[in-house]
Predicted 3D model of a 475-nucleotide part of an RNA (small-subunit ribosomal RNA, 3' major domain) from a metagenome. Its mean pLDDT, the model's own confidence on a scale to 100, is 82. The RNAcentral record of the full RNA draws on SILVA.

Context: one part of a larger RNA
C1' cells in the first nucleotide's frame, strides 16, 4: 500500500420504492442441457453461455456419419525426364455419382528452345487436428463508472505518503476555496455525426401561393422557385441578462428565445481486472496425420424426443371479434432486377407487361375513423393438430421448404413461489422496410414511422459502483 467485514459516514445508478407492461401456468416457433442415435460435426456455460458464433442446414453451405473413389493430389511454387498429343471438345463401356478403362479430332513459332499443357517423379502440397493455459489481432465485462498516473519538491530508516487528503459545488478528479507542494499526461467535457429554429445560396426528377390554358379527374401543361422540401454554407445556447441566495464555484426562479442549464440521440470506453471468449474468421509458435486426422462423390445427419430450463410468438377476448366503407407514414430496395394498368383464378398465383440504373417508374401501411352483426358462452373468442386439394422456388420439396384453400377445429377463462423491462415522443400498442437469400423454418436480428401514457413521497432496506475513514490471525 491493498483486499475483505451481517463496521460507519457521504453519495450516484429503472437499484429499491411509486407506476405500466411482461414471463413463471396454455399451444407453437426457437436456442441449450439430457437422452438416443452410425453421426445426431464443433464452439459459447454466473452476471458477461442459452432467437450466442449462424446476416438464411432440402443438394451445397458441411466440419459428422455409412458407403464408393483418388494418391504431387481440390490448391500453389520449383527441380530432373518424357510426350509434342494445345487448352479442350466429342463419342462408348462400368457405375449412385466421383472415379476407372478405352477410341476420335487437336497448338503458336524467330526451330535456339520458349511459353501453355499432360504424364511420371523428387521437394512439397493439404488438415474446421490439439494446445486461446504458448501467441497476435479482435471482443465482452466491470463502466461512460470517475477514476489512473507521472515529473520535480517535501515527509518517511524503509515500504511508501503527499499531490489525488479537508471545506463546498458538479453528471464528472467538475469547477471554487484552503492546504508542502507546485505542475503535468491519460480519462471527463469539448472537438465529429443525427435532430430540434432561421438565414442565405441552389429549383430538377422536388413545390403550386399567383396568371394562362386543359381534364371524368390529377401540377395534367406552359411561365414561376413565394411556401414545403432536398443539401451545401452559416447563425443560434454562453448561466450571457434580471432577482434571490453564496466569500468563490455554483444553486433556485424569471425574462427573451425554436430550444435554458449537458436541448434530445448516436459515435467515443482511461490505468486495469477475469490465465475471460476466440488457434472453427484470419495470422502464428510446438505438437501430431501423411495411400490419410488430407481430397472427391452418393446417400444419411446437423430437424432424431420420456424429459428439463432460457428466449420469443399467438392466445385465453367485449378498450373485443367479424363484415363494408374510409384517412394518413418514414426509412430502405430494385437489372439474368422492382414490377404498374388490364385479364384469369375464392386464394396463394398465373398469364402479360407500360414504365424504371431511378426525388422521376415499381415494390408499399396497420392499428385509426364511419356504419351492420355477434351478447359473455370455451363463444362469430382462441388457433394447435390432423385429413384432402394447390400454388411457387428449385435437377430434386420422403426424411426436411414456404405459402393458399376446402374441412378438422386442441390446450388455453389471465397463470404458485418467484422474476425482467421500461422515466417521455420513453413504456406500451400498430404495421411497414431492409441484410443474408434460388426458395425458406424470421416469431429472429437490426432499423423506419403511426398512436402514445402512469409514475418518482422517498434513500430505511435489496443489488451494483464511487470517495473518506475504521477493524483485521488475509496478501
Nucleotide at each position: 500500500u491493498g483486499a475483505c467485514g451481517g463496521g460507519g459516514g457521504c453519495c450516484c445508478g429503472c437499484a429499491c420504492a411509486a407506476g405500466c407492461g411482461g414471463a413463471g401456468g396454455a399451444g407453437c416457433a426457437u436456442g441449450u442441457g439430457g437422452c438416443u442415435u452410425a453421426a445426431u460435426u464443433c464452439g459459447a456455460u454466473g452476471c458477461a453461455a442459452c432467437g450466442c458464433g449462424a446476416a438464411g442446414a432440402a443438394c451445397c453451405u458441411u466440419a459428422c456419419c455409412a458407403g464408393g473413389g483418388c494418391u504431387u493430389g481440390a490448391c500453389a511454387u520449383g527441380g530432373u525426364a518424357c510426350u509434342g498429343c494445345a487448352c479442350a471438345u466429342c463419342c462408348c463401356g462400368u457405375g449412385a455419382a466421383a472415379g476407372c478403362g478405352g477410341g476420335a479430332u487437336u497448338c503458336c513459332u524467330u526451330c535456339g528452345a520458349g511459353g501453355g499443357u499432360g504424364u511420371a517423379u523428387c521437394a512439397c502440397a493439404g488438415g474446421u487436428g490439439c494446445u486461446g493455459c504458448a501467441u497476435g489481432g479482435c471482443u465482452g465485462u466491470c463502466g461512460u463508472c470517475a477514476g489512473u498516473u507521472c515529473g520535480u519538491g517535501c515527509c518517511g530508516u524503509g515500504a511508501g505518503g503527499u499531490g489525488u487528503u479537508g471545506g463546498g459545488u458538479u453528471a464528472a478528479g467538475u469547477c471554487c476555496c484552503g492546504c508542502a507542494a507546485c505542475g503535468a499526461a491519460c480519462g471527463c467535457a469539448a472537438c465529429c455525426c443525427c435532430u430540434g429554429u432561421g438565414u442565405u445560396u441552389a429549383g430538377u426528377u422536388g413545390c403550386u401561393a399567383c396568371c394562362g390554358g386543359g381534364u371524368a379527374a390529377u401540377g395534367c401543361c406552359g411561365g414561376g422557385c413565394a411556401c414545403u422540401c432536398u443539401a451545401a454554407a452559416c447563425a443560434a445556447a454562453c448561466u450571457g441578462c434580471c432577482u434571490g441566495u453564496a466569500c468563490a464555484a455554483g444553486c433556485a426562479g424569471g425574462a427573451g428565445g425554436a430550444a435554458g442549464g449537458u436541448g434530445g440521440g448516436g459515435a467515443c470506453g482511461a490505468c486495469g481486472u477475469c490465465a475471460a471468449g476466440u488457434c472453427a474468421g484470419u495470422a502464428u509458435g510446438g505438437c501430431c496425420c501423411u495411400u490419410a486426422c488430407g481430397c472427391c462423390c452418393u446417400g444419411g445427419g446437423c430437424u432424431g424426443c420420456a424429459c428439463a430450463c432460457g428466449u420469443g410468438c399467438u392466445a385465453c377476448a367485449a378498450u373485443g371479434g367479424u363484415c363494408g366503407g374510409u384517412a394518413c407514414a418514414g426509412a430502405g430496395g430494385g437489372a439474368u432486377g422492382c414490377a404498374a394498368g388490364a385479364c384469369c383464378g375464392c386464394g396463394a398465383g398465373g398469364u402479360g407487361g407500360a414504365g424504371c440504373a431511378a426525388a422521376u417508374c415499381c415494390c408499399c401501411a396497420a392499428a385509426g375513423c364511419c356504419g351492420g352483426c355477434c351478447c359473455c358462452a370455451g363463444u362469430u373468442c382462441g388457433g394447435a393438430u390432423u385429413g384432402g386439394a394447390g400454388u411457387c422456388u428449385g435437377a430434386a420439396a420422403c426424411u426436411c421448404g414456404a405459402c393458399u384453400c376446402c374441412a378438422u377445429g386442441a390446450a388455453g377463462u389471465u397463470g404458485g413461489a418467484u422474476u425482467c423491462g421500461c422515466u417521455a415522443g420513453u413504456a406500451a400498442c400498430g404495421g411497414c422496410g431492409u441484410a443474408u437469400c434460388a426458395g425458406c423454418u424470421a416469431c429472429g436480428a437490426c432499423g423506419c414511422c403511426g398512436u402514445g401514457a402512469a409514475u418518482a413521497c422517498g434513500u430505511u432496506c435489496c443489488c451494483g459502483g464511487g470517495c473518506c475513514u475504521u477493524g483485521u490471525a488475509c496478501a